[in-house]
RNA sequence: UGAGUCGGUCAGGCGGUCGCGUCAGCACUCCGGUGCUGCCGAGGAACGUCCGGGCUCCGAAGGGCAAGGUGGUGGCCAACAGCCACCCGGGGCGACCCGCGGGACAGUGCCACAGAGAACAGACCGCUUCGUAUGCCGGCCCUCGGGCCAGGCUGCGAGGCAAGGGUGAAACGGUGGUGUAAGAGACCACCAGCGACCUGGGCGACCAGGCCGGCUAGGUAAACCCCACCCGGAGCAAACUCAGACAGUGUGCGUUCGAGGGCGGCCCGCCCGAGCACACGGGUAGAGCGCUGGAGGCGGCCGGCAACGGCCGUCGUAGAUGGAUGACCGUCACCGCACGGCCGGCAACGGACGGGCGGGACAGAACCCGGCGUAUCGACCGACUCAUCCA
Numbered sequence: 001u002g003a004g005u006c007g008g009u010c011a012g013g014c015g016g017u018c019g020c021g022u023c024a025g026c027a028c029u030c031c032g033g034u035g036c037u038g039c040c041g042a043g044g045a046a047c048g049u050c051c052g053g054g055c056u057c058c059g060a061a062g063g064g065c066a067a068g069g070u071g072g073u074g075g076c077c078a079a080c081a082g083c084c085a086c087c088c089g090g091g092g093c094g095a096c097c098c099g100c101g102g103g104a105c106a107g108u109g110c111c112a113c114a115g116a117g118a119a120c121a122g123a124c125c126g127c128u129u130c131g132u133a134u135g136c137c138g139g140c141c142c143u144c145g146g147g148c149c150a151g152g153c154u155g156c157g158a159g160g161c162a163a164g165g166g167u168g169a170a171a172c173g174g175u176g177g178u179g180u181a182a183g184a185g186a187c188c189a190c191c192a193g194c195g196a197c198c199u200g201g202g203c204g205a206c207c208a209g210g211c212c213g214g215c216u217a218g219g220u221a222a223a224c225c226c227c228a229c230c231c232g233g234a235g236c237a238a239a240c241u242c243a244g245a246c247a248g249u250g251u252g253c254g255u256u257c258g259a260g261g262g263c264g265g266c267c268c269g270c271c272c273g274a275g276c277a278c279a280c281g282g283g284u285a286g287a288g289c290g291c292u293g294g295a296g297g298c299g300g301c302c303g304g305c306a307a308c309g310g311c312c313g314u315c316g317u318a319g320a321u322g323g324a325u326g327a328c329c330g331u332c333a334c335c336g337c338a339c340g341g342c343c344g345g346c347a348a349c350g351g352a353c354g355g356g357c358g359g360g361a362c363a364g365a366a367c368c369c370g371g372c373g374u375a376u377c378g379a380c381c382g383a384c385u386c387a388u389c390c391a
Stems, first nucleotide, its partner, number of pairs: 001387010012332007020041002023038006043362001047373002050371005055235004068230004072086005087101001088099004102226002107224002109220003124165002126161008135153003138149004173191006192216001194213002197210005240288003248280006260272004296315008334359004339354002342351003
């Protein structure tokens, strides 16, 4: 310098003009609110709602079955399908990445297409033995009419083989030899794989070495199933509090001895007039509460490879409920594009500067946390790997 791998940070700043929401203060009010001032007002994913927990209510002695979930090992965590470290398998020269990673000698099922044959399989081409022919070639005999011989090719029939070809994702170990009519773990040597045992290392998954065995075992469990472990249900529209109206119940008063209502500040008065008042009640409309300080953020030290844990210090202001957090302008910074002169260079080109034009995403709280997954204009930082050049 170029090409990469992994991890992290930010998600424009300032000012002005309008606008929105909670809260506080003040003023006004027709008591419903309105105006002014002030503080504060989304995210790295607030998103999807896929997991896990807190919280609330219901249920529950204990155990078991069913259903569901998890699945290498050891840790972390409130918990998890999350995270960290390691093991095994796969990919990359490498940094590193990927794995839906228990069991296929408990049983059952399935394996498309192609292919002869797909699970204790199979013989299409091929190799080979025997028999045979009205065929061809070759050989032998002969009285030249023919006869004989399975020696070669070809065809047919009965067998043997699974080495080679071919099909497939996969064809019942690989290489070399012995053997055979041809062949084959049929036998032998080595190698691969499987299983049992022994020794050593590791907490463990597992690894390394040795020895023996029968000689070879297909895949699929996100198919049923088996094994081990986990697991009660519903959710903030949970739950709780206040509480109209309309039913209902009870008590009291009242219908010319006038309850109650209207006019009115009150009394008298006038008018209407048969129901009215209170309590209980269920908990609807509505209001409140739950409602934001929590397994919290940041910094330092200590323990640990790490996830994480412990101690100390420090910070702390979203809580809407038809659901606020926005729009425009100016300026600065950033990125992109072409341009202008300047500097460096033989040049290609590079650098800073200047004015011009364009760009800024994904998205948006709704009880709260921990994860995972997905979306995202771009900018920046750190660690590491490979290649090339220079010293």
Model confidence (mean pLDDT): 76 of 100. A computed fold for a 391-nucleotide RNA from Nostocoides sp., annotated as Bacterial RNase P class A. Lineage of the source: Bacteria > Bacillati > Actinomycetota > Micrococcales > Nostocoides. The gene name in the source record is rnpB.